[in-house]
Context: one part of a larger RNA
RNA sequence: UUGGGCGUAAGGCGAACGUAGGCGGCUAUGUAAGUCGGGUGUGAAAGCCCUCGGCUCAACCGAGGAAGUGCAUUCGAAACUGCAUGGCUUGAGUAGCGGAGAGGAUAGCGGAAUUCCCGGUGUAGAGGUGAAAUUCGUAGAUAUCGGGAGGAACACCAGUGGCGAAGGCGGCUAUCUGGACGCAUACUGACGCUGAAGUUCGAAAGCGUGGGGAGCAAACAGGAUUAGAUACCCUGGUAGUCCACGCCGUAAACGAUGAGUGCUAGGUGUCGCGGGUAUUGACCCCUGCGGUGCCGCAGUUAACGCAUUAAGCACUCCGCCUGGGGAGUACGGUCGCAAGACUAAAACUC
Numbered sequence: 001u002u003g004g005g006c007g008u009a010a011g012g013c014g015a016a017c018g019u020a021g022g023c024g025g026c027u028a029u030g031u032a033a034g035u036c037g038g039g040u041g042u043g044a045a046a047g048c049c050c051u052c053g054g055c056u057c058a059a060c061c062g063a064g065g066a067a068g069u070g071c072a073u074u075c076g077a078a079a080c081u082g083c084a085u086g087g088c089u090u091g092a093g094u095a096g097c098g099g100a101g102a103g104g105a106u107a108g109c110g111g112a113a114u115u116c117c118c119g120g121u122g123u124a125g126a127g128g129u130g131a132a133a134u135u136c137g138u139a140g141a142u143a144u145c146g147g148g149a150g151g152a153a154c155a156c157c158a159g160u161g162g163c164g165a166a167g168g169c170g171g172c173u174a175u176c177u178g179g180a181c182g183c184a185u186a187c188u189g190a191c192g193c194u195g196a197a198g199u200u201c202g203a204a205a206g207c208g209u210g211g212g213g214a215g216c217a218a219a220c221a222g223g224a225u226u227a228g229a230u231a232c233c234c235u236g237g238u239a240g241u242c243c244a245c246g247c248c249g250u251a252a253a254c255g256a257u258g259a260g261u262g263c264u265a266g267g268u269g270u271c272g273c274g275g276g277u278a279u280u281g282a283c284c285c286c287u288g289c290g291g292u293g294c295c296g297c298a299g300u301u302a303a304c305g306c307a308u309u310a311a312g313c314a315c316u317c318c319g320c321c322u323g324g325g326g327a328g329u330a331c332g333g334u335c336g337c338a339a340g341a342c343u344a345a346a347a348c349u350c
Stems, first nucleotide, its partner, number of pairs: 004321003007304002012318001014201004021194003025088007033081002035077008049065006091191001092188004096183003103177007110154001115149007125136002162169002206247006215241002220236004258317006266295011299306002323350003332343004
């Protein structure tokens, strides 16, 4: 250098943006760096290979040839790559109209429920469990009615429904704001894809400062259970859960499936937009584009399965894997307030 892989066996970075780099649509002309062909020079001798010869043969030795896949130079070719110039519209993008959506941020509002406080009615239990007890209650609980406070979450609608790059997003209203999609034209004219570094986002838990604290609830306490019970069950209960600002940067961050493009039978749901047919109208039927499910052929796979949302057939770029343990550890470095994160071995052993 070439060769194998990454859904479940080891293996896709949690996700995106993006620098360098790599790769890149159709077409014309030029150029000739890559590429291809010819010539010349060089590519020491010996060796290897071929032919002939000398020691009786061979090893060995001698002679000639070939080769030396390379380099330099020169002449030529112009398909492909590159470069230069010009053109194109299918890739990409912009403008217009339109509807869908828990996409994001901020502010305000609402009702149900739990808890607590006050008052009324009312009396002896309530609560809890497999059964109990701890617990609450004659200082009036539980139940019920009225009033008030406060925090958190938003029943039904709700749907293999929708939106978002991922994490994720669900009461209502307003303001600000991102993206995707459909339709019919017009415009720009390759402006594209990927992406080492880098940057940003990133559930929960955790950390810092200041608030808040209804319910729930690590830790903790008590009651049970049990041989024991540092648990499962019960009664309590603090961090935390909530808000603001700042950190942390990890998850079975999963579709355990990187991104992009093209191609390759169908069937059946559903969501968004459009066209046709049709109706009083919702529907229904046919159809296009974009999502999201199920089934299934070819193909593929070790099998399971996947199957136009590929794990099929190809191309481009990145990341990653290389027996089990030691170990995602030690040491060093970078980051962090810390917890720790990232990077990442070896001895030894099977």

The part of an RNA shown here (small-subunit ribosomal RNA, central domain) has 350 nucleotides and comes from a metagenome. The coordinates come from a structure-prediction model, not an experiment, and the mean pLDDT is 87.